[in-house]
This record gives sequence, C1' cells and structure tokens, in this order.
RNA sequence: ACAAGCAACGCGCGAGAGACCGUCCCGCAAAUGGACGGCGCCGAAGGCGCAAAACCGCCCGGAAUCGCUCAGGCAAAAGGAGCGCGCUGCUUAA
Repeated sequence: ACAAGCAACGCGCGAGAGACCGUCCCGCAAAUGGACGGCGCCGAAGGCGCAAAACCGCCCGGAAUCGCUCAGGCAAAAGGAGCGCGCUGCUUAA
C1' cells in the first nucleotide's frame, strides 16, 4: 500500500398505524395550531424483558430487526432502526 472490523461526519434510500371523536383556548367565523379527555391502532428514535419461537454448539448467560408498548408515533413535513456510497480516525491479521 491493499484487505477486514468498529466509530464519528456528509450524501442517498428508508416501513407501519384514525388529517378519529368530544370539550376548551385563540379567532368575527372556518381552517390550521394548542390543552385536556375518550375509543381504536402502529413499532424502526429511546427504554424495558428474555415468558414463547429462533440465534450465539448445549446448560447458564447474552443480544437482536424477537416480545412489551413506558416513551414515541398514526395526511404532508419532520423524525426514523437499518442499508449503500464517500471521507476521517482507531484496531486487527498476513
């Protein structure tokens, strides 16, 4: 130098589910917006759990894109796990 892994940054892609209902605020009014309440729903920020299935060869234990739905979300926008490319740094093997 090349290769692999990890992390930060930049760009691109990126799912699901009521623009639900009621009261109030603002406002001449409507829409948008906000607060509270009600019913229904989603899982891919974050958080929690390994009870089930699967994985790490087995027990134990662990972690997830699995489970829960606390938080978050259910037009668009924003956000978004993850993936691809670029760049920087670190590590490892030969």
Molecule: Glycine riboswitch aptamer
Organism: Nevskia sp.